A computed fold for a 472-nucleotide part of an RNA from Lepidosiren paradoxa, annotated as small-subunit ribosomal RNA, central domain.
Context: one part of a larger RNA
RNA sequence: CUGCAGUUAAAAAGCUCAUAGUUGGAUCUUGGUAUCGGGCUGGCAGACCAUUAACUGAGUGUCCUGCAGGUCUGAAGCAUUUACUUAGAAAAAAUUAGACUGUUCAAAACAGUCCGGUCAUCUGAAUACUUCAGCUAGGAAUAAUGGAAUAGGACUCUGGUUCGAUUUUGUGUGUUUUCAGAACUGGGGCCAUGAUUAAGAGGGACAGAUGGGGGUAUUCGUAUUCUGCCAGUAGAGGUGACAUUCUUGGACCGGUGCAAUACAAACAAAAGCAAAAGCAUUUGCCAAGAAUUUGUUCGUGAAUCAAGAAUGAGAGUCAGAGGUUCAAAGACGAUCACAUACCAUCGUAGUUCUGACCAUAAAUGAUGUCGACUAGCAAUCCGGCGGCAUCAUUACCAUGACCUGCCAGGGAGCUUCCGGGUAACCAAAGUCUUUGCAUUCUGUGGGGAGUAUGCUUGCAAAGCUGAAACUU
Numbered sequence: 001c002u003g004c005a006g007u008u009a010a011a012a013a014g015c016u017c018a019u020a021g022u023u024g025g026a027u028c029u030u031g032g033u034a035u036c037g038g039g040c041u042g043g044c045a046g047a048c049c050a051u052u053a054a055c056u057g058a059g060u061g062u063c064c065u066g067c068a069g070g071u072c073u074g075a076a077g078c079a080u081u082u083a084c085u086u087a088g089a090a091a092a093a094a095u096u097a098g099a100c101u102g103u104u105c106a107a108a109a110c111a112g113u114c115c116g117g118u119c120a121u122c123u124g125a126a127u128a129c130u131u132c133a134g135c136u137a138g139g140a141a142u143a144a145u146g147g148a149a150u151a152g153g154a155c156u157c158u159g160g161u162u163c164g165a166u167u168u169u170g171u172g173u174g175u176u177u178u179c180a181g182a183a184c185u186g187g188g189g190c191c192a193u194g195a196u197u198a199a200g201a202g203g204g205a206c207a208g209a210u211g212g213g214g215g216u217a218u219u220c221g222u223a224u225u226c227u228g229c230c231a232g233u234a235g236a237g238g239u240g241a242c243a244u245u246c247u248u249g250g251a252c253c254g255g256u257g258c259a260a261u262a263c264a265a266a267c268a269a270a271a272g273c274a275a276a277a278g279c280a281u282u283u284g285c286c287a288a289g290a291a292u293u294u295g296u297u298c299g300u301g302a303a304u305c306a307a308g309a310a311u312g313a314g315a316g317u318c319a320g321a322g323g324u325u326c327a328a329a330g331a332c333g334a335u336c337a338c339a340u341a342c343c344a345u346c347g348u349a350g351u352u353c354u355g356a357c358c359a360u361a362a363a364u365g366a367u368g369u370c371g372a373c374u375a376g377c378a379a380u381c382c383g384g385c386g387g388c389a390u391c392a393u394u395a396c397c398a399u400g401a402c403c404u405g406c407c408a409g410g411g412a413g414c415u416u417c418c419g420g421g422u423a424a425c426c427a428a429a430g431u432c433u434u435u436g437c438a439u440u441c442u443g444u445g446g447g448g449a450g451u452a453u454g455c456u457u458g459c460a461a462a463g464c465u466g467a468a469a470c471u472u
Base pairs, nucleotide, nucleotide: 004443005442006441007424008423012440014311016309017308021304022303023302026196081144082143083142084139085138086137087136088135096128097127101109112122153191155189156188157187158186159185160184161183162182163181202298203297204296207292210289214286215285216284217283221263224260225259227257228256229255230254235246236245272279273278316357317356318355319354320353321352326350330346331345333343368439369438372431373430375415376414377413380410381409383407384406385405386404387403390401391400392399393398419426420425445472446471447470454465456463457462
């Protein structure tokens, strides 16, 4: 590894990208025909052997030389390379499994048996396993890898240039040519001449739509609070009830203005978009995106990911701006046995914006990502393709609503003996003891403890990594 678990019991990194790593779609020789051999069963015909008789034919041993063909054996060299698998050789004994034998049984041991008076005789001391790596020989499915695209491609014919010199032309020497060889080079012939397909894999291009996606500028709405003016008079706030508080120096309420900051009602949905965090007044500008359509293009360029990187609510920190509301800390009034709380009135940091840090949340779907399959239904969003009627813009086409279907892709739902699960429940949490699609991360009784210590990051707060003793 086979072979655990990860919704809720311990455990999916908040999210995305990404290198090493791991894994990676289909496709090329399946087969057909002919012939031969073996086995089983049935039918038919007849041959052969043997016996007898007759008849008719054929062939023969050794040596030498030459030529042609086939088969077999051996050696050397070459062939795309491996993984895999099957055999074999090789691989210490003791041990283990296991064979033989009455150690008096047995654990053991490798001995023993026959004859017994001696000489002597006979049989064992097997076998298996020995995994990775290495060697040798088969196999060629599966998985990699290679080949011919600027043809320096395979096979074949033929010419030229250069080189060096062996053998044979009776012998020796010299010269030249031929044959044979090596390297370079020219021209033909021939090949079925040579580029698999276009993945319900992926990337790119085009088109019309679509969306609270993002950035930036602009615009608007009421509420709240401060404040100006007008009118009027005694209360107003607040609570379970009070009180703290405001108020003839005119509160609260009503009317009418100015300003400031925050927020964005109804519409608003188990609706949309976004990697997640998240995103909702109007309009403009800027770049981007999924999905859909397609008789477009490329041709494996894909999936998941240590290291590394970007982003990351709120709180918090630093520096500016701004401070309406709300409001940690704090103050005070109540309540109460107490109240350092819940309730009330104030109120600072903060809440808002800009720039820079921090990197955590019950960052939740408590459910990693990618791919395939397994079920029925009706709504919904976006795009596309159809179809009667009706309505609107309408002089007609056409377009848009509405209704009704289909296709692809989203976000959810209902039903159910698919199957699963301890159950709750789940069309995924199914296709799992009938266990193997690919890949990453995490967990191993409760506490001690996310503590101590060490490294590292940070201005800090803290973050990441992260024990043990002891206890139960």

Rfam family: Eukaryotic small subunit ribosomal RNA.
The full RNA is in RNAcentral, with records from SILVA.
Taxonomically the source falls in Lepidosiren (Eukaryota, Opisthokonta, Teleostomi, Sarcopterygii).